Predicted 3D model of a 1414-nucleotide RNA (small-subunit ribosomal RNA) from a metagenome. The RNAcentral record of the sequence draws on SILVA.
RNA sequence: CGAACCCGCAAGGGGGAAAGCGGCGAAAGGAGAGGAACACGUGGGUACCUACCUCCAGGACUGGGAUAGCGGCGGGAAACUGCCGGUAAUACCAGAUGACGUCUUCGGACCAAAGGUGUGAUUCCGCCAGGAGAUGGGCCCGCGGCCUAUUAGCUAGUUGGUGAGGUAAAAGGCUCACCAAGGCCACGAUCAGUAGCUGGUCUGAGAGGAUGAUCAGCCACACUGGAACUGAGACACGGUCCAGACUCCUACGGGAGGCAGCAGUGGGGAAUUUUGGACAAUGGGCGAAAGCCUGAUCCAGCCAUUCCGCGUGAGUGAAGAAGGCCUUCGGGUUGUAAAGCUCUUUUGUUAGGAAGAAAAUCCUACAGACUAAUACUCUGUGGGGAUGAUAGUACCUAAAGAAUAAGCACCGGCUAACUACGUGCCAGCAGCCGCGGUAAUACGUAGGGUGCAAGCGUUAAUCGGAAUUACUGGGCGUAAAGCGGGCGCAGGUGGUUAUGCAAGCUUGAUGUGAAAUCCCCGAGCUUAACUUGGGAAUGGCAUUGAGGACUGCAUGACUAGAGUAUGUGAGAGGGGGGUAGAAUUCCACGUGUAGCAGUGAAAUGCGUAGAGAUGUGGAGGAAUACCGAUGGCGAAGGCAGCCCCCUGGCAUAAUACUGACACUCAGGCCCGAAAGCGUGGGGAGCAAACAGGAUUAGAUACCCUGGUAGUCCACGCCCUAAACGAUGUCAACUAGUUGUUGGGUAUGUAAAUACUUAGUAACGCAGCUAACGCGAGAAGUUGACCGCCUGGGGAGUACGGUCGCAAGAUUAAAACUCAAAGAAAUUGACGGGGACCCGCACAAGCGGUGGAUGAUGUGGAUUAAUUCGAUGCAACGCGAAAAACCUUACCUACCCUUGACAUGGAUAGAAUCCUCAAGAGAUUGAGGAGUGCUCGAAAGAGAACUAUUACACAGGUGCUGCAUGGCUGUCGUCAGCUCGUGUCGUGAGAUGUUGGGUUAAGUCCCGCAACGAGCGCAACCCUUGUCAUUAAUUGCCAUCAUUUAGUUGGGCACUUUAAUGAGACUGCCGGUGACAAACCGGAGGAAGGUGGGGAUGACGUCAAGUCCUCAUGGCCCUUAUGGGUAGGGCUUCACACGUCAUACAAUGGUCGGUACAGAGGGUUGCCAAGCCGCGAGGUGGAGCCAAUCCCAGAAAGCCGAUCGUAGUCCGGAUUGCAGUCUGCAACUCGACUGCAUGAAGUCGGAAUCGCUAGUAAUCGCGGAUCAGCAUGUCGCGGUGAAUACGUUCCCGGGUCUUGUACACACCGCCCGUCACACCAUGGGAGUGGGGGAUACCAGAAGUAGGUAGCUUAACCGCAAGGAGGGCGCUUACCACGGUAUGUUUCAUGACUGGGGUGAAGUCGUAACAAGGUA
Repeated sequence: CGAACCCGCAAGGGGGAAAGCGGCGAAAGGAGAGGAACACGUGGGUACCUACCUCCAGGACUGGGAUAGCGGCGGGAAACUGCCGGUAAUACCAGAUGACGUCUUCGGACCAAAGGUGUGAUUCCGCCAGGAGAUGGGCCCGCGGCCUAUUAGCUAGUUGGUGAGGUAAAAGGCUCACCAAGGCCACGAUCAGUAGCUGGUCUGAGAGGAUGAUCAGCCACACUGGAACUGAGACACGGUCCAGACUCCUACGGGAGGCAGCAGUGGGGAAUUUUGGACAAUGGGCGAAAGCCUGAUCCAGCCAUUCCGCGUGAGUGAAGAAGGCCUUCGGGUUGUAAAGCUCUUUUGUUAGGAAGAAAAUCCUACAGACUAAUACUCUGUGGGGAUGAUAGUACCUAAAGAAUAAGCACCGGCUAACUACGUGCCAGCAGCCGCGGUAAUACGUAGGGUGCAAGCGUUAAUCGGAAUUACUGGGCGUAAAGCGGGCGCAGGUGGUUAUGCAAGCUUGAUGUGAAAUCCCCGAGCUUAACUUGGGAAUGGCAUUGAGGACUGCAUGACUAGAGUAUGUGAGAGGGGGGUAGAAUUCCACGUGUAGCAGUGAAAUGCGUAGAGAUGUGGAGGAAUACCGAUGGCGAAGGCAGCCCCCUGGCAUAAUACUGACACUCAGGCCCGAAAGCGUGGGGAGCAAACAGGAUUAGAUACCCUGGUAGUCCACGCCCUAAACGAUGUCAACUAGUUGUUGGGUAUGUAAAUACUUAGUAACGCAGCUAACGCGAGAAGUUGACCGCCUGGGGAGUACGGUCGCAAGAUUAAAACUCAAAGAAAUUGACGGGGACCCGCACAAGCGGUGGAUGAUGUGGAUUAAUUCGAUGCAACGCGAAAAACCUUACCUACCCUUGACAUGGAUAGAAUCCUCAAGAGAUUGAGGAGUGCUCGAAAGAGAACUAUUACACAGGUGCUGCAUGGCUGUCGUCAGCUCGUGUCGUGAGAUGUUGGGUUAAGUCCCGCAACGAGCGCAACCCUUGUCAUUAAUUGCCAUCAUUUAGUUGGGCACUUUAAUGAGACUGCCGGUGACAAACCGGAGGAAGGUGGGGAUGACGUCAAGUCCUCAUGGCCCUUAUGGGUAGGGCUUCACACGUCAUACAAUGGUCGGUACAGAGGGUUGCCAAGCCGCGAGGUGGAGCCAAUCCCAGAAAGCCGAUCGUAGUCCGGAUUGCAGUCUGCAACUCGACUGCAUGAAGUCGGAAUCGCUAGUAAUCGCGGAUCAGCAUGUCGCGGUGAAUACGUUCCCGGGUCUUGUACACACCGCCCGUCACACCAUGGGAGUGGGGGAUACCAGAAGUAGGUAGCUUAACCGCAAGGAGGGCGCUUACCACGGUAUGUUUCAUGACUGGGGUGAAGUCGUAACAAGGUA
């Protein structure tokens, strides 16, 4: 300008849209995909631009043509759009004027503008072209900040130049033409991977490490890719075009979209809020302003997400309440905690009051500036009025009232905090170590406690501790780690001195290092968190002044480092050639005959076709005895007869010369044992592979017989070793001693001694080291440079690269898995290691076992039950010193339930005894006799006992000996095991306790950094052997009497008995020994070296044995797992084993006669004499409570007789008959007797046991247990041997030492294949994706160039037409897309390789000890 609408008659005015024209509006807000580069940080630079803002000096003249909205007519589903008509501007265009502007060939040429509001104005707001400023930006450069070398070469507009173009901002390969061939890179280019950067944040003493949320600066992005337009600024989050994917609409023709804005939805996820209020404040855009817009912002809502503050009450209160939990049952604890009493009122609730954030803009007054002005405008001051989303919020006051408010984790150690129950390697816990298999402070629950607290724990992550990547601040002999050795470029480091410079360095000044954060001092919210003022700090960078020691650079000088020259010396240093003798083997010939060779033993092999042996001659190859040595030389590997030639290095002496020429060394180059490879020779011996023989369970080994590559030479490869001193090279400094090799000096005739230098060995001070050890040849103290290490395994492997003929070498990971792997030293234990010593350990002997029969125990089997325990030695004639019932625990059947037994309450009765009935019995029923003791006057009370009843409880030979006590076995009657103090060692520990002797002995002596002591040894005890004293019955008897008889008298001398003493101590002698301890021999003595025997068992080991002797924790049963009774079983029987008995006979059997013990037992007992019986026994009753009596005859022996080598006159099992005894009872299931029967067995395989002297062997006797039962066991005596050289071997033990990968300790540890399961990974015909590269095709939109076609208002021209523009077409560039090639990465893949892990699989036994072959 302007529709609707309002006023108006109209003109016109108001009004002004979610229409249009025009102007301004790349800020603010979001998220971090990409990007390893000027992207960021920091410090510089300039060839540039900058709308709006400020200042300065100017201008704004004259004209013109359109167009939207609008009206009309159309197309389309829509989005939208076509044609016609008319119209405005600060929209657009032309002309004029132009410089202090721009360009310039220096003549000149070129470039503007707009008005609006208002009555008007030199006002206000604008407009145009310049010049300054401010602000913001563009571009360039130095420096800084990720990872990989298993990415080492990259680059064609690439690097530079000349010229031009473009960028209507700018330097520039930015683009183009031409020329040159440059540029980057080991100080890491290029490729790959990862990542927004910074101020800061977290952590840390710091240095660092990790990180980049919130806030702030920068960058880059806006669905994915490309592109430009407009504009001061964009290649533009809420603009345009194109391509692509996706979603939506559609009338199928075509269209629309981009929340990494604020809310919100879906999805994903362990997880993250309201589709809120307001522009009141702060800020932004537009506008003259009023004002409008503003999911920026300010507020509110949600969330304990974080930080801070506050509360959940305070005082008093012991009957230490109740309840809970624990308990030793007494109590303890929860706990002043609660209740009760007295107070307070924050928060919350109710009610009332109530700020500040608001002053600008606006109005007004005054002052100043501008001005001619008292207009206007601006600035300041005073006055006035308006404006609050939050919100009636903060805050204040009042009221009532303890009222409204505590959880979470943990309690084995680390780490503050403990008990009970449940569970029973289950369930579960666990950050690490590790808990749990019947007493779990570790699981679960409870009580209690501890720590934090509106939170507490868990998970994930970062830093710290971690000196565990070591710059600060580590290491490399043996723990991980010195390249096998040298030469040497780059690099690093470098002797003395003078001068100069000023790069490093030191110091001053200046600029910067945004703000925020951190720190300090203040201020504001009641405090704090928080906010805020000021300061300090911001390790840096840049500019500049000064200094001149040190490093550096430059120049000059020096000689101590290094080197050169001369003399001398040693040497298996290297290369080549020649030569020597011994030996092995082979060949030829001679002599000669039956073996040789080989082994642990053999065999294979060789030999009568003549071996081996021996003699002579010859051939050939390899290696060089003696010297020879912790000796020499070499860089290392390595080097050995002798001679010659060539050659490297070293040492030493004295001078002269050069003048820092040096040290180290990534990459590089060279050398590099053995084995191995290639080509050609050679081949005696040896000898992988191979063959045979042995060994063996096997023996693809060890041993033996053969034997080929190879070993040797030449040339070429390989490039590794425990290539070791497990010790990089160079230099300096730091006690000594001893040996040895080479050279030299001094003294000396020499020998030798002293010194010096270069090597090479043994000790050793300081020092170092975890220790061992090293120690001038360092592993000491320092400096320079290089290499290497960062838990074990996987793995020095895979993949990739490089090298190689190959073998393979070199470089070198990850997944996964474990909580260790390792070093040195200590104490033990062990060794088919060593030394010494002991033992009936072997040996020497004697007798047995294993064979037979029987007894007995065990296993196994059986059974209703065959009760249980003991299981190598150290279970098996064991618990059991007595299973017919009982015992007895087991089985079957029948019974009892406060119980067979203990304590407590109540009631009754004394107790007790007897009889009958039922029953297998336990038991049940019936009846009878009977009243005691103490106190008391009595009533009564009490004690003991019995019965009934209720409840606490009894009871358990049920489980756990791996919860325990006690007791016991065993190593072992072995000689050991320890302690205090001291000393040594970082320590574990050592020393003592080892050593030299000696002993039965850790017994004693000596020595000794040990000195002492304890438990053990020994002794003290018992017994036995001798003597003495005392005593003398039941013992004894010499003398005297006596007798059948020590029978009696008598005696106590002897024997004996039983009490006390003595004795034996290496005391004495000799020898040996160390002048010791001790040993050997001897004397004396009853006894001689602990006289013999016993008792006595150190610290400990074996989770040894025992819950069934006893005791006992816990668990279990409670009308039964308790108790009673009867019967049965423990006594079975194909078999196996242990321990015994008896035998197999003549050293004997049988018969007859005859002699001598000791130690025991005996009244529920031993039982004599006598009598009976063949006998077992019966009868009998004397004696004896025991030196008195009895058991009770001892037997072998001795003297005779007989048997005559045989299954017997041996042997006695088994069986039959008949008996005896015990006992309630001998059937299952006793012992014995008589007669009869008369089995196996003729001395025992492999193997194995006992014993060293009054012992073995043999002979009998007694006791315990017990009614009875003994071949067992515990004792006793009689007779009475053999042998021991000795310690090599077997077994066990002790001491010292050595090795060790063992420590549950060799019955240890441990390796590999195979089999099974699981896991990750390599290869793999391939297959499927992704990234980037090259070549080609293609070419949307766009921009630029060209332009035949079409078209066109402003200007020129009268017109035709032209200028200019547009569309179209085309060229160049180019996104998407396509084809091909090679590259890289990820996933997947039949099959396959090794690897790892996994309570109890298979095969062997490789390693650890001399690991059985180091």